Predicted 3D model of an 88-nucleotide RNA (Glycine riboswitch aptamer) from an Alphaproteobacteria bacterium. NCBI's taxonomy places the organism under Bacteria, Pseudomonadati, Pseudomonadota, Alphaproteobacteria. The sequence was found by an Rfam model in a public genome assembly. It matches the Rfam family "Glycine riboswitch aptamer". Clan: Glycine riboswitch clan.
């Protein structure tokens, strides 16, 4: 890789169309992806003590998680699709 479970939110309005469906406006979700970010760790201007190359505090900087946030993106009727779990 395969299989099987698998949550959330509008059956929204308005236009085109025979439908599927497109598209434009609001209103929501959070489990594809994506993106933030805490302690902790390191570096570290400066400053203060000591006065055998150091200690101490430190603006800032990198590091660092998520199911926490953020809703781009995806999604709110079936269906697809799904973080994650379980067989293998």
């Nucleotide at each position: 890789a395969g299989c099987u479970g698998g949550a959330a939110a509008g059956u929204g309005g308005g236009g085109g169309g025979c439908a599927a469906c497109c598209u434009c406006c609001c209103a929501c979700c959070g489990a594809a992806g994506g993106a933030g970010u805490a302690a902790g760790c390191a570096a570290a201007a400066c400053a203060u003590c000591a006065g055998g190359u150091g200690a101490u505090g430190a603006a800032u900087u990198g590091u660092g998680a998520a199911a926490c946030u953020c809703u781009c993106a995806g999604g709110u009727c079936u269906g697809a699709c799904g973080a994650c779990a379980g067989c293998g």